A computed fold for a 351-nucleotide part of an RNA from an uncultured bacterium, annotated as small-subunit ribosomal RNA, central domain.
[in-house]
Context: one part of a larger RNA
RNA sequence: UUGGGCGUAAAGCGUUCGUAGGCGACUAGAAAAGUCUUUGGUCAAAGCCCCAGAGCUUAACUUUGGGAAUGCCAGAGAUACUUUUUAGAUAGAGGGCGUUAGAAGCUGACGGAACUCACGGUGUAGGGGUGGAAUCCGUUGAUAUCGUGAGGAACACCAAAAGCGAAGGCAGUCAGCUAGGGCGAUCCUGACGCUGAGGAACGAAAGCGUGGGUAGCAAAAAGGAUUAGAUACCCUUGUAGUCCACGCUGUAAACGAUGGAUACUAGCGAUUUGUAGUGUCGACCCUAUAAGUCGCGAAGCUAACGCGUUAAGUAUCCCGCCUGGGAAGUACGGUCGCAAGGCUGAAACUC
Numbered sequence: 001u002u003g004g005g006c007g008u009a010a011a012g013c014g015u016u017c018g019u020a021g022g023c024g025a026c027u028a029g030a031a032a033a034g035u036c037u038u039u040g041g042u043c044a045a046a047g048c049c050c051c052a053g054a055g056c057u058u059a060a061c062u063u064u065g066g067g068a069a070u071g072c073c074a075g076a077g078a079u080a081c082u083u084u085u086u087a088g089a090u091a092g093a094g095g096g097c098g099u100u101a102g103a104a105g106c107u108g109a110c111g112g113a114a115c116u117c118a119c120g121g122u123g124u125a126g127g128g129g130u131g132g133a134a135u136c137c138g139u140u141g142a143u144a145u146c147g148u149g150a151g152g153a154a155c156a157c158c159a160a161a162a163g164c165g166a167a168g169g170c171a172g173u174c175a176g177c178u179a180g181g182g183c184g185a186u187c188c189u190g191a192c193g194c195u196g197a198g199g200a201a202c203g204a205a206a207g208c209g210u211g212g213g214u215a216g217c218a219a220a221a222a223g224g225a226u227u228a229g230a231u232a233c234c235c236u237u238g239u240a241g242u243c244c245a246c247g248c249u250g251u252a253a254a255c256g257a258u259g260g261a262u263a264c265u266a267g268c269g270a271u272u273u274g275u276a277g278u279g280u281c282g283a284c285c286c287u288a289u290a291a292g293u294c295g296c297g298a299a300g301c302u303a304a305c306g307c308g309u310u311a312a313g314u315a316u317c318c319c320g321c322c323u324g325g326g327a328a329g330u331a332c333g334g335u336c337g338c339a340a341g342g343c344u345g346a347a348a349c350u351c
Base pairs, nucleotide, nucleotide: 004322005321006320007305008304012319014202015201016200017199021195022194023193026088027087028086029085030084031083033082034081035078036077037076038075039074040073041072042071049067050066051065052064053063054062055061092192093189094188095187096186097184098183099182100181104178105177106176107175108174109173110172111155115151116150117149118148119147120146121145122144126137127136163170164169207248208247209246210245211244212243216242217241221237222236223235224234259318260317261316262315263314264313267296268295269294270293271292272291273290274289275288276287277286279284300307301306324351325350326349333344334343335342336341
């Protein structure tokens, strides 16, 4: 390996692009490498396997004759499939045209609410905070309230099981630049496809480097409480950080704990977007269809839970990964990183 698996038991790379490789739709012709048929040769003897005998009383054992065996080489043939090649077609794939939805990305400008601070007006003894308090703020006038100004960060309602994006993720408004998707009728190319070891790019938060910025919040830190103690939970402060630009890091329960592609296999309901049609002045409703997103559910699957046309059903192709628990995602080595650390990744021993 024959012969198992990966939603939750061990196991799907965080995601995409893509090199090599693997796999690959229809029609006709040619070749005949794989494949198949046939003939010949070879495959020493012994041994193994089968058949018929012989010799030791039998057997084991020894021995005679025949056969078989897979492989290899050569010749002749077959052409369904695979392969190679020629020609063609359009259902896969891609492009053009029309139309369409969207928090998809990047850049810039603008807006209102809230908050904090500063200044000014009114005003006076409290305010704040808690389970209760205290630290704390306040007669150098706080809290409250009105006006003006400054600043930074985030965008209430709309808002949804909604939408978009490969994933991470994306939400005030407007403009510019850019990417992808859906649908419709038809035109063009003519298998240009699928997957993808290595590789590359993107990749929340935290963290790191340089320079800015800092309203609120807030690791660390300080104080007040609580408590037997309280390096906590609660309170008052508060620095990194959170924000911006550029560079690094490359990890997450990066989750649908479910890799990608294609085809097939009952339905019902909701919702988003498009197209067509009946009715309607119209909004809109209804019907059909396509692409999404949810709730149930036939068959089937599953250890069960559950999944169920968005499969965990039925099949094919390609990749990744698993093989008892702990030691351990550790040690060592390599490699990447400024560091933190990442990737790769054991064993002794033990149960």